Context: one part of a larger RNA
RNA sequence: GAGUAGCGAAAUGCCGGUUAAAUUCCGGCACACCGUAAACCCAAGGGUUCCUCCGCAAGGUAACUCCGCGGAGGGUUAGUCGGCCCCUAAGAUGAGGCUGAAAAGCGUAGUCGAUGGGAAACAGGUUUAUAUUCCUGUACUAUAAAGUUAUGGUUUGACCGAUGGGGUGACGCAGAAGGAUAAAAAGACGGACAGAUGGUGCUCCGGAUAAGGUGGUAGGACUUUGACGAGAUCAGGUAAAUCCGGUCUCUGAGUCUGAGAGCUGAUAUCGACCUUGCCUUCGGGUGUAGGGAAGCUUUUGAUUCCAGGCUGCCAGGAAAAACCUCUAAGGGACAUGAUUUUAUAACCGUACUCGAAACCGACACAGGUGGGUGAGGAGAAUAUCCUAAGGUGAUC
Numbered sequence: 001g002a003g004u005a006g007c008g009a010a011a012u013g014c015c016g017g018u019u020a021a022a023u024u025c026c027g028g029c030a031c032a033c034c035g036u037a038a039a040c041c042c043a044a045g046g047g048u049u050c051c052u053c054c055g056c057a058a059g060g061u062a063a064c065u066c067c068g069c070g071g072a073g074g075g076u077u078a079g080u081c082g083g084c085c086c087c088u089a090a091g092a093u094g095a096g097g098c099u100g101a102a103a104a105g106c107g108u109a110g111u112c113g114a115u116g117g118g119a120a121a122c123a124g125g126u127u128u129a130u131a132u133u134c135c136u137g138u139a140c141u142a143u144a145a146a147g148u149u150a151u152g153g154u155u156u157g158a159c160c161g162a163u164g165g166g167g168u169g170a171c172g173c174a175g176a177a178g179g180a181u182a183a184a185a186a187g188a189c190g191g192a193c194a195g196a197u198g199g200u201g202c203u204c205c206g207g208a209u210a211a212g213g214u215g216g217u218a219g220g221a222c223u224u225u226g227a228c229g230a231g232a233u234c235a236g237g238u239a240a241a242u243c244c245g246g247u248c249u250c251u252g253a254g255u256c257u258g259a260g261a262g263c264u265g266a267u268a269u270c271g272a273c274c275u276u277g278c279c280u281u282c283g284g285g286u287g288u289a290g291g292g293a294a295g296c297u298u299u300u301g302a303u304u305c306c307a308g309g310c311u312g313c314c315a316g317g318a319a320a321a322a323c324c325u326c327u328a329a330g331g332g333a334c335a336u337g338a339u340u341u342u343a344u345a346a347c348c349g350u351a352c353u354c355g356a357a358a359c360c361g362a363c364a365c366a367g368g369u370g371g372g373u374g375a376g377g378a379g380a381a382u383a384u385c386c387u388a389a390g391g392u393g394a395u396c
Stems, first nucleotide, its partner, number of pairs: 012030006031393004039373004045353002049351001050074006059067002079140002081349003085118003091112003097106003121138005141345012159331002164326004172313004178306003183300005189206001212264003219257004229250006236244002270295001273291003277286003314317001359368002375387004
């Protein structure tokens, strides 16, 4: 220079508490802001920032009793969520091999590699901090073993058996219509709330999962141009096959798939509210224990489900494993279905943040950041304005 620039988009005010000290911390009341977000849940990234107690040197654009700051202690519980695991894509690597003076490059088999495919869980409760993980209740999956039962078989061989065969997995884009649910709104009903009562008015609540069983419904595919079923046969599927495929015969109308509703689950749980324990400055605070009404109807209605569906089009739209089935070599005396019971299901992640003061931007930075949910009035709408739930008043 200069007490100058600046203090980083934004609404605060009052009362009470704590304190050495309060515009700022805590509580209350009023007001205001966001509300396809400035709410909620994940992925990535961060890594303890989470919770409790104790602090205020430094950090915090001023102050601070406060903090994502300092100190100490505590906190992340899984057969079903995700990974690991099985499988492959682009790509990587690459035994042999080819090339090269070498370093090395390419590349077959193979191996790895998710952003894709592959078994299975929901509701309620609980902590200062975790919960589809703990607890309660009700389920499910895989593998193994045992029991019961039915059928078939024991050398005239049931069945098993793969790195092999077949099926399935298995897929584009656009568009339209239907069914259904989620969700929302309205009404009825139930209860509570102001004065002595009733009513009006106003406020609050009115719900329920997965799985199993029943039912195979709306719908879709194939099908009298012959489905399903039975039998015969065959130059196909690198060998074989009872499987798949082709052909023939008989029969003659089904076969496969499929949301949702209803019943059950559920005499449970939740539920406005009521009673109650503890503290109290008598205003209230905390949330222990118990009880507990109604729990219906109608309308609207999805971008969700049926649907990997249907229709149209040309640019013609992954693979492999799992799964089902068939046999080969070989094995073979028990095998298969249904049902019941028992056992096992390891390891890693799980706190917190995540349209951000915790990530990427040197900062507590008006920037950037993938996915899901995302209510009401007006509206074509996720625009826009005002609001609910929820969050915030954003550090002079």
Molecule: large-subunit ribosomal RNA, domain III
Organism: Turneriellales bacterium